c-di-GMP-I riboswitch aptamer from a Bacillota bacterium, 89 nucleotides, folded computationally.
Rfam family: c-di-GMP-I riboswitch aptamer. Its family is annotated with cyclic-di-GMP binding in the Gene Ontology.

This record gives sequence, C1' cells and structure tokens, in this order.
RNA sequence: AUUUGAUAAAGGCAAAACCACUGAAAAGUGGUGGCGCAAAGCUACAGGGGCUAAGGCGUUGUAUACGCUACUGCCAGCCAGCUGCCGGU
Repeated sequence: AUUUGAUAAAGGCAAAACCACUGAAAAGUGGUGGCGCAAAGCUACAGGGGCUAAGGCGUUGUAUACGCUACUGCCAGCCAGCUGCCGGU
C1' cells in the first nucleotide's frame, strides 16, 4: 500500500423501555438499561431517502378539525461521503 474481520487483546459506542429536563412535534440532552455495532466516529439547502408541521397556505362543519408545505425543525443506528483504532493475509 492492498485486502480482510478469528468466539484474539486492549478498549469504545449504546436500541427499546422507564425517569428528569428542553421542544408545537419529530427529536435532543442527562440517568438507568443493553438490542445491537468494525466505523453505531464526523458530515444534514448546496448527494439520495425518511420523520415532524409550530408558522404559512387551502378547505369549511369556524375549531382543541382536515389537507398541503421545511435553503425556518429533525434523523448519520437508512443508503451515501470523509476520516480512522487493533489484528489477519
């Protein structure tokens, strides 16, 4: 450099659920927890995809309703991009 991921070593991360806080929500942060992960590290308009709909617009039964809408919110543990530890060949 390339390729690869042993029931290796040393370690790392932390799903659901519950509790607290923030938020309109999605979701986030902390605690408990541990489903899983060899990138579950980083990157969210300016690659694709997904979630939410406060605000805005529309509808009409006028309201605590319904629909649409994110370059104004969010997801990197969906794919992707970038970087990288240890070991094998």
Overview: It was read from a public genome assembly, where an Rfam model found it.